The RNA shown here (small-subunit ribosomal RNA) has 1396 nucleotides and comes from an uncultured prokaryote. Rfam family: Bacterial small subunit ribosomal RNA. RNAcentral holds the sequence, with entries from ENA. The prediction has a mean pLDDT of 84.
[in-house]
RNA sequence: AGAGUUUGAUCCUGGCUCAGAUUGAACGCUGGCGGCAGGCUUAACACAUGCAAGUCGAGCGGAUGAAGGUAGCUUGCUACCUGAUUUAGCGGCGGACGGGUGAGUAAUGCCUAGGAAUCUGCCUAGUAGUGGGGGAUAACUACCGGAAACGGUAGCUAAUACCGCAUACGCCCUACGGGGGAAAGCAGGGGACCUUGGAAGCUAUCGCUACUAGAUAAGCCCGCGUCCCAUUAGUUUGUUGGUGGGGUAAUGGCCUACCAAGACUACGAUGGUUAACGGGUCUGAGAGGAUGAUCCGUCACACUGGCACUGAAACACGGGCCAGACUCCUACGGGAGGCAGCAGUGAGGAAUAUUGCGCAAUGGGCGCAAGCCUGAUGCAGCCAUGCCGCGUGUGUGAAGAAGGCUGUAGGGUCGUAAAGCACUUUAAGCAGGGAGGAAGGCCUAAUGGUUAAUAUCCAUUAGGAUUGACGUUACCUGCAGAAUAAGCACCGGCUAACUCCGUGCCAGCAGCCGCGGUAAUACGGAGGGUGCAAGCGUUAAUCGGAAUUACUGGGCGUAAAGCGCGCGUAGGCGGUUUAGUAAGUUAGAAGUGAAAGCCCUGGGCUCAACCUAGGAAUUGCAUUCAAAACUGUCAGGUUAGGGUAUGGUAGAGGAUAGUGGAAUUCCCGGUGUAGCGGUGAAAUGCGUAGAGAUUGGAAGGAACAUCAGUGGCGAAGGCGGCCACCUGGACAGAUACUGACGCUGAGGAACGAAAGCGUGGGGAGCGAACAGGAUUAGAUACCCUGGUAGUCCACGCCGUAAACGAUGUCAACUAGCCGUUGGGGGGCUUGUCCCUUUAGUGGCGCAGCUAACGCGAUAAGUUGACCGCCUGGGGAGUACGGCCGCAAGGUUAAAACUCAAAUGAAUUGACGGGGGCCCGCACAAGCGGUGGAGCAUGUGGUUUAAUUCGAUGCAACGCGAAGAACCUUACCAUCCCUUGACAUCCACAGAAGCUAGUAGAGAUACAGGUGUGCCUUCGGGAACUGUGUGACAGGUGCUGCAUGGCUGUCGUCAGCUCGUGUCGUGAGAUGUUGGGUUAAGUCCCGUAACGAGCGCAACCCUUGUCCUUAGUUGCCAGCACGUAAUGGUGGGAACUCUAAGGAGACUGCCGGUGACAAACCGGAGGAAGGUGGGGACGACGUCAAGUCAUCCCCCCCCCCCUACCUGGGCCUACACAAGUGCUACAAUGGUCGGUACAGAGGGUUGCCAAGCCGCGAGGUGGAGCUAAUCCCAGAAAACCGAUCGUAGUCCGGAUUGGAGUCUGCAACUCGACUCCAUGAAGUCGGAAUCGCUAGUAAUCGCGAAUCAGAAUGUCGCGGUGAAUACGUUCCAGGGACUUGUACACACAGCCCGUCA
Repeated sequence: AGAGUUUGAUCCUGGCUCAGAUUGAACGCUGGCGGCAGGCUUAACACAUGCAAGUCGAGCGGAUGAAGGUAGCUUGCUACCUGAUUUAGCGGCGGACGGGUGAGUAAUGCCUAGGAAUCUGCCUAGUAGUGGGGGAUAACUACCGGAAACGGUAGCUAAUACCGCAUACGCCCUACGGGGGAAAGCAGGGGACCUUGGAAGCUAUCGCUACUAGAUAAGCCCGCGUCCCAUUAGUUUGUUGGUGGGGUAAUGGCCUACCAAGACUACGAUGGUUAACGGGUCUGAGAGGAUGAUCCGUCACACUGGCACUGAAACACGGGCCAGACUCCUACGGGAGGCAGCAGUGAGGAAUAUUGCGCAAUGGGCGCAAGCCUGAUGCAGCCAUGCCGCGUGUGUGAAGAAGGCUGUAGGGUCGUAAAGCACUUUAAGCAGGGAGGAAGGCCUAAUGGUUAAUAUCCAUUAGGAUUGACGUUACCUGCAGAAUAAGCACCGGCUAACUCCGUGCCAGCAGCCGCGGUAAUACGGAGGGUGCAAGCGUUAAUCGGAAUUACUGGGCGUAAAGCGCGCGUAGGCGGUUUAGUAAGUUAGAAGUGAAAGCCCUGGGCUCAACCUAGGAAUUGCAUUCAAAACUGUCAGGUUAGGGUAUGGUAGAGGAUAGUGGAAUUCCCGGUGUAGCGGUGAAAUGCGUAGAGAUUGGAAGGAACAUCAGUGGCGAAGGCGGCCACCUGGACAGAUACUGACGCUGAGGAACGAAAGCGUGGGGAGCGAACAGGAUUAGAUACCCUGGUAGUCCACGCCGUAAACGAUGUCAACUAGCCGUUGGGGGGCUUGUCCCUUUAGUGGCGCAGCUAACGCGAUAAGUUGACCGCCUGGGGAGUACGGCCGCAAGGUUAAAACUCAAAUGAAUUGACGGGGGCCCGCACAAGCGGUGGAGCAUGUGGUUUAAUUCGAUGCAACGCGAAGAACCUUACCAUCCCUUGACAUCCACAGAAGCUAGUAGAGAUACAGGUGUGCCUUCGGGAACUGUGUGACAGGUGCUGCAUGGCUGUCGUCAGCUCGUGUCGUGAGAUGUUGGGUUAAGUCCCGUAACGAGCGCAACCCUUGUCCUUAGUUGCCAGCACGUAAUGGUGGGAACUCUAAGGAGACUGCCGGUGACAAACCGGAGGAAGGUGGGGACGACGUCAAGUCAUCCCCCCCCCCCUACCUGGGCCUACACAAGUGCUACAAUGGUCGGUACAGAGGGUUGCCAAGCCGCGAGGUGGAGCUAAUCCCAGAAAACCGAUCGUAGUCCGGAUUGGAGUCUGCAACUCGACUCCAUGAAGUCGGAAUCGCUAGUAAUCGCGAAUCAGAAUGUCGCGGUGAAUACGUUCCAGGGACUUGUACACACAGCCCGUCA
């Protein structure tokens, strides 16, 4: 010091969450020792039991009577004396301290600083006294009452108890003359007089009385400070003050009588909620925030409420009285009690200890003292509650053991960790020793002081015997042995730390984001790791981070946030100058700010925590002495702010009264006839009873075209015909006057669009509601026809708007440029001119600001003054309450609950029934189809034992399948095998192989025969077969959403990117946009871009022309030969052709257009002209597109089956649906006869000629051909004839019957073909939909792959050979630009309401 989280990404705003520190804590797991602290935060709930306040016999009268003495004598008893001890009572002092608790209390409190009208027992100092009398009363005795508590009557007695008298300087009162008021003695020493005690007197101590002063403690008064709520705004009658009186220790309405009418309050009274306050504690850089346990100070309380008494002090925790609640006792009459003292109990609660020891120490009460009392206190016990310290070993030790985990199978890791070896002994354990806390007090002796005194008392010194709860103390020494001692949380990011297995949106985790749907570093376990450690985590709580309430230190155009607007009260702030003052301000001094704590420096416990000494600090408050700049205040000037006067200017500024024309509507009259009106199209409506149209007149209401303008005026709302009256403000100029008179403005009171409300008018047009007609699935809407409130006027309410510039008012300062409105000045060239100034109103723009957009002298810049407002989203501008209103409603204004976001600006995409531009068989123009029929084929569905699987919009459906009768085959049922049909390794046996037989559907099983090979170092080896063992084989089993590879698609669309630079906070932009052009991001030009890459094009193949070379199997012009005929033969190399190599086409040339470009248009030449035609070639990417069944491959699964073998069946089923095709419906045709012309292929397991047989499929036959040679192989449409005559036909051929052929082991399920017979639907096909732009469509046949056989499919080949394209408005798709967006899984999006 920050981090995570809104988005596809970005920057802001903004909340939520985390990391830190802390605690009187609690809970979970775990737990060795010690020190120092702490320990009912909840029920101020109720309390059993014990203890917590007594003491004094040196105040008093009694009682008790250890011990001693005396006497009597009955010798162990009585009496008396002294008297230790104990003591109920009277009396004194203390029970007002100490200890507990925080209920109440927002000020009768506390804190800090002051004050005057008081008291103060014991204590200190001082002064003066302490004389002399009296009467009672408890105890006690007797009697009585009562269960008890306790009480009553009569009688006796004492005092330091009580009451007079005397005296009283000082004291108190006073009218200043005077008057009033006190006491108490006890014990010790010695002891004149004296009979012994003893009295008087003396002495010192302790008391007592009066007074003064101090100290201490207490009471009272006052200033400042001291929580929240204004949804608490008014409160108060002893209230505020005065006088007299009373009361108090004392002031005072503290109380009372009278008089006055005040007092408090927006600087928050009164009321309500909450709360003891402070020193301090926690946190924080600080300022602050939270808190008030332990310790210290103050206050308050003592079962609840009230009251007084005593006393120096109480309205009294362990005192009293009364009332109340509760508990207990009771003989029912009556009594007793108060743990918020220490322990302890119950209850409550997440939760908080022993019914301990001792007065040894410190302190307190009483006492002369010894001493007694002391749950204050000192100690111990319990609790990891906290802080601090120590330990649980140390060194060595690689075979890197075993084992665990992982694993790429080599290894890695736990890990020097363990074991082993060598050491040590803190702490715990056992044994022994052993401080300090102890000072005092007592006894004895001595010295000194007091004294007459050697008493007493006091002080000091010496000696003696003593005083310890803790305590088995701390500490020290010895003994033995690694022995007795490690856990908890976490490991997706934040946040240090990763793998395996299990699970499979289940179980679960989670502080936030989020994880889990079959490869989870996020769940559970394990191994490993990280962090802390006798603790570790969780929960709760506080501060921090949070500048997220912002004083330090925030904001308000669009994120939350400027009141709709001005006026103005209080308040806040205020020009310039001089002099004074000293309230603020600044500086000094001294006072106070308790101690403890924090901090610094020392010291003591072995260290530390802890304890202790000193210092600093305590930022505050009050006093005093100074200063006088600034602020304030007082006084005097001044004119720059503000204002006034005079003469001007512009204006829809406001109010009232009048007036004008156009238009709409209605009414009256004329002309006139069939429609009008309205709409996308219509209808409702009006009209032959005369509409609409047109013309003349009249009525009435409302609004003011043109001018008209980012023009004007006004505070805003707002203001528009013309004229008059009244009236507010603004501006400019010049002079004069005033002299800070100013700015802002909480409350307040004005104004305030539209709608709405009240009363009364008015009502032409428009027009909520309403009615009707349409539209629509519906249409309570949009459209149309009507139409009421209202709109208008007057008066009165309402008080709100996206009342917006989403921008409060005022003032100052800070570059320019261009318009426009009003005023002033200047210049000349006098103009529709130029320059300048001022007040408005606009557009750009520098600096600056801003998250960006943008703002930019009219600021959102730089500053000052004042006001208002904001603090996550939703709930909600809602509820309740108050105020206002006739009402509608307005204003003020929450909470519960809920989410982790909500929002702003900008970016890239995608999308739009947004815009402009462009393209293509996209539409249009054409041609031919599909959709209707029959059949073929694939799919869905259904069925089935099985109908194996995959493909499913375009981009699945004659697709994988270039060919399912068996095989294929993956499916089904049956039979059979289990190291297996196939591969490698091992062992044993055997060569391998060939083969007759039996059983079985077959696989297979059984059982014979034959055969003994090759190499050799003679051990054996290689190949093959069989058997056995396990490693393994095997899987068309799953996942195409784990993958590779391949493919489809957008799309042969023109796009997709990069480097450097530049711009931007950034995502990103630029380049790639723009102007042209192209088939093209093709090229040119421009340009903060310059270049480059993948795509385009070209390079490749083929085709079209020519040339060269070559000339067999191809060719034959010319020359010969030959045939019935044929390049058949000699020969030729011209032609065709074949197959190698070249040429050719490049907008090259000309003209025009264009910008002098790129390019386009036209032309020439040319076989071919603008990419000549066709093909191959498919950018970055999209679709989790398709394929695990071509193949490869991860994980998982099966492995007596899902493998393999065999025979059979299925994939060929069939109410149906849609797809792709074939054949047709006929005359441009069918049938029959004849005649002609291809190309490209294939062929030895093959193509198969001629010939012969069969109607035919085919059979036979065997020549030729490994192919420019032979064969398939007769091309068909076409052409020439004939026939049919518009019909279910001489069309069409399905279906079915019969007979055959071929392939094949086998055509039943289930092949193709032939012949004979049969002769179905169908007469050109609804909505809809497909292909095609030239050698194309259409039409005609031929070939090939697969293949034993089996094409209407697929892939090729040639023959014949069209029509049309005006054009880009529309449909669907694509490209680039731009715009909007709340979409980003991207419109199949997002999202609203109702219901479940």